[in-house]
RNA sequence: UCAGCAGGCCGGAUGGCCGCUCCCUUGACGCGCGAGUGCCGGGGGAGAGGAAAGUCCGGGCUCCAUGGAAGCGCGGUGCCGGAUAACGUCCGGCGGGGGCGACCCCAGGGAAAGUGCCACAGAAAGCAAACCGCCCUCGAGGCCGAAAGGCUACGCGGAGGGUAAGGGUGAAAGGGUGCGGUAAGAGCGCACCGCGUCGUUGGCAACAAAGGCGGCAAGGCAAACCCCACCGGGAGCAAGACCAAAUAGGGGCUGCACGGAUGAGAGAUCGUCCAUGUCUGUUUCCAGACCCGCGGCCCGGGUUGGUUGCAAGAGGCGUCUCGCAAGGGGCGUCCCAGAUGAAUGGCCAUCACCUCGCAGCAAUGCGAGGAACAGAACUCGGCUUACAGGCCUGGUGACAUG
RNA sequence: GAGCGCGUAGCUCAGCCGGUAGAGCAUCUGACUUUUAAUCAGAGGGUCCGGGGUUCGAGCCCCCGCGCGCUCACCA
Repeated sequence: UCAGCAGGCCGGAUGGCCGCUCCCUUGACGCGCGAGUGCCGGGGGAGAGGAAAGUCCGGGCUCCAUGGAAGCGCGGUGCCGGAUAACGUCCGGCGGGGGCGACCCCAGGGAAAGUGCCACAGAAAGCAAACCGCCCUCGAGGCCGAAAGGCUACGCGGAGGGUAAGGGUGAAAGGGUGCGGUAAGAGCGCACCGCGUCGUUGGCAACAAAGGCGGCAAGGCAAACCCCACCGGGAGCAAGACCAAAUAGGGGCUGCACGGAUGAGAGAUCGUCCAUGUCUGUUUCCAGACCCGCGGCCCGGGUUGGUUGCAAGAGGCGUCUCGCAAGGGGCGUCCCAGAUGAAUGGCCAUCACCUCGCAGCAAUGCGAGGAACAGAACUCGGCUUACAGGCCUGGUGACAUG
Repeated sequence: GAGCGCGUAGCUCAGCCGGUAGAGCAUCUGACUUUUAAUCAGAGGGUCCGGGGUUCGAGCCCCCGCGCGCUCACCA
């Protein structure tokens, strides 16, 4: 200098003018006994994000009255250890894969519990199998010989057998390479590698190392069913609570239940208790609660208001400390958006950035234009996705020079 | 704000337990007819919404996006 890697940060700045939302304060006027409140003004303060987004995970909070035990079902997660309120997140490590390297990627438990699938091609696709080959024996044929018999290189749409080296098919063909061995071959034997298993050593563990034994059996797929381990009740701030207003406390269809005892009453009926039923996946059981009716769907009626939940929180900043880190703890300090058709904006000036044009050797000057993704809606921790332009830090590789 | 569903040919839809994607209408060509329509025969036409992953193999299984659609207020 070029190329590439990892991590962190910013997301224009300053000033002026005019507005918008909320809060505090203050003046005049109105209402009210009053606390206050309404309206018109003055002053002061605060006012979007790294993703506020997608709503993909996990919590807080609220309701389903509440709680416990066991089983079944459903959903999710999945190497090991740690962090955390929790997580499918994060950190550290292990194993596998990629890259010359810095470094990056992995839903990464179990396929010798079972079931299922493996199209086409191929002889054979999960019990292994034999198409072309290779090899042996026999036979026929051929040759020699008078015969008995002998020989038979090459070859044979011949018969029987061996084999899994080689060819071919496939994503995948039942360990790989080499040497020996053999009729040809083969873990048949041996060495190394792989695999399995046994104990040893190191490590909390995943796992690793070296050693003994086995002679290869046990293909792939679980983001197929499944098995194992662990986790999980449902719905969601349009949850929920309160106030106010208005209407017809209406109608239809339908599911389950409609049992018993006792008291009052002339009776209709009303009350009490038990059982049944309901109690948020479901079954059984226990405690308890609720109900004499409970629930679902549809049609119709009314309102389209206010307060609260709702801004002090797993909060921000600084610092010390423990930890490799994610994070934990201590101290100090700060209060930091709360709208509801929904505020957080517009204009001007200067500076900074980018692009283009002109001038200039250049530094630079002048003019024009641009500046992303996007916007709180109960709230927090993550993930993912979008993003103009820019800054900082630390590694790596190549080349050149000293 | 919250909860669901869908996306396959020009249009409307199938596609099971993953094996290489079809049907009807439409379009084009030919036949029949004086001609058209109808009918008959044949043909063309697909980024399976986009990207990534699992797998030998993905329309289908998993993840992330994009687009479209539906539902949900309170009182009595």

Two RNAs folded together computationally: RNase P RNA and transfer RNA, 478 nucleotides in total. Rfam match: Bacterial RNase P class A. Rfam describes the family as follows. Ribonuclease P (RNase P) is a ubiquitous endoribonuclease, found in archaea, bacteria and eukarya as well as chloroplasts and mitochondria.